[in-house]
RNA sequence: AAACUAAGGCAGGCGAUCGCGUCCGCCAGCCGGCGGAUGAGGAAAGUCCGAACUCCACAGGGCAGGGCGCCUCAUAACAUGAGGGAGGUGUGAGCCUACGGAAAGUGCCACAGAAAACAUACCGUCCCGCUAAAGCGGGACAAGGGUGAAAAGGUGGGGUAAGAGCCCACCGGUUCUCUGGUAACAGAGAAUGCCUGGUAAACCCCGCCCGGAGCAAGACCAAAUAAGAGAAGAGAAGUUGCCCGCUUCGUUUGAUUCUCGGGUAGGUCGCUUGAGGUUCUGAGUGAUCAGGAUCCCAGAGAAAUGAUCGUCCACGACAGAAUUCGGCUUAUCGCUUUGGUUUGGAU
Numbered sequence: 001a002a003a004c005u006a007a008g009g010c011a012g013g014c015g016a017u018c019g020c021g022u023c024c025g026c027c028a029g030c031c032g033g034c035g036g037a038u039g040a041g042g043a044a045a046g047u048c049c050g051a052a053c054u055c056c057a058c059a060g061g062g063c064a065g066g067g068c069g070c071c072u073c074a075u076a077a078c079a080u081g082a083g084g085g086a087g088g089u090g091u092g093a094g095c096c097u098a099c100g101g102a103a104a105g106u107g108c109c110a111c112a113g114a115a116a117a118c119a120u121a122c123c124g125u126c127c128c129g130c131u132a133a134a135g136c137g138g139g140a141c142a143a144g145g146g147u148g149a150a151a152a153g154g155u156g157g158g159g160u161a162a163g164a165g166c167c168c169a170c171c172g173g174u175u176c177u178c179u180g181g182u183a184a185c186a187g188a189g190a191a192u193g194c195c196u197g198g199u200a201a202a203c204c205c206c207g208c209c210c211g212g213a214g215c216a217a218g219a220c221c222a223a224a225u226a227a228g229a230g231a232a233g234a235g236a237a238g239u240u241g242c243c244c245g246c247u248u249c250g251u252u253u254g255a256u257u258c259u260c261g262g263g264u265a266g267g268u269c270g271c272u273u274g275a276g277g278u279u280c281u282g283a284g285u286g287a288u289c290a291g292g293a294u295c296c297c298a299g300a301g302a303a304a305u306g307a308u309c310g311u312c313c314a315c316g317a318c319a320g321a322a323u324u325c326g327g328c329u330u331a332u333c334g335c336u337u338u339g340g341u342u343u344g345g346a347u
Stems, first nucleotide, its partner, number of pairs: 001343010012312007020039008041318001045329002048327005053214004060248004065210005070084005085099001086097004100205002105203002107199003122145002124141007153171006172194001173192008218269004228260005241251002276295008
C1' cells in the first nucleotide's frame, strides 16, 4: 500500500422567519394569549416467535395436536443469545450446520447399469472336457474393468488353479478399561475378522416443553327503546362453566341456553415510570448479572414534528409510532472507529 475478515458508531448539522401536537405555569375565563419543557426508526417495516397486561370464576390426568432436538450456561420467556464439541469449508483470520434414532417398522433411491440391500454376473480370470481352429459345455470367482451420487471397509504382503479378511501388518469399525473434562467429547491401552448402503428438511420411534383469545383485549358513564315476547330448565339424578377438539377427575352453578322483535353506535379510561435510558464500579472467557449516581425522553384520535432562506458537509438511501417490551427476518445512500489475516515493497 492492496485485498479480506470480525465487532461497533452516525442517519444531515448550524442560524433566521413563519406554522403544528402534548404537558406544566400565568393571564383571561367566550374564542383564546404569553412563557417554558418536549415531540418517529435502525429498522418504526413483516406480523414470524416469545412474553408483560386484560378477559374466560380456580385446579389435576389421559388421548389427539403443536414446538424443539449435540453439551453447558444466560434470560421474564423464546424457534433467541453466549461459550464449547463434532462435521464441513477457506492459504488464513474466519464462516456454515435442519447436529437424537436407519439393529422397532413402513416407504423411496429417476436414468444408466448384470445388479440399488440380507442385491448380481455385462466384459472378464482360472480349472476340466470336446474341437483343425473359431468356438461350445461343466465348475469356481467377485480381486480387475465398465455404469452410476452411491456397488459386499482401505493399503500392502502371503496364500490359491484363479481369487476373496481366507490369513497377517497398519488404518477403519465394535466392545471394555484408564486419564482429562460438569458434559458433549478427546487421548491412550487391550481384545476382536467385524454390520453388505443412503435417505427421517419421508412417514415413524424416542426425549423435553406447551390453556385459549387478544388494546377492535377490557372497565366505567350517559341516553334511547317496548316494566319486550316465547320455549327449555335444578335440588337425587342431571344441566352450565373451567372457550382449539375428545375424555376423565375435581369443583361450581341458575352468573344459564335457544328463537323472534326493537333501540343505541355517544363519551371517559385503558395511553405511557418502563423486565426504562445514560454513566461508573465489581464478578464472569462471554451472553449477562449485582450495586452506586443521574435523567424523564411522543401519546395522536382520520391522525401532530412542516415550509422558506442562508451556510457547512459525508450532497442523504431504506423509509413514519397507534398497548408495551425481548428477539428473528427483510430493505438500505454513504461516512467513520477498533482488532485480526494474507500478499507486495521499504527500513

Annotation
Predicted 3D model of a 347-nucleotide RNA (Bacterial RNase P class A) from a bacterium. Rfam family: Bacterial RNase P class A. Rfam's curators write: Ribonuclease P (RNase P) is a ubiquitous endoribonuclease, found in archaea, bacteria and eukarya as well as chloroplasts and mitochondria. The family's RNA type in Rfam is ribozyme. The prediction has a mean pLDDT of 75.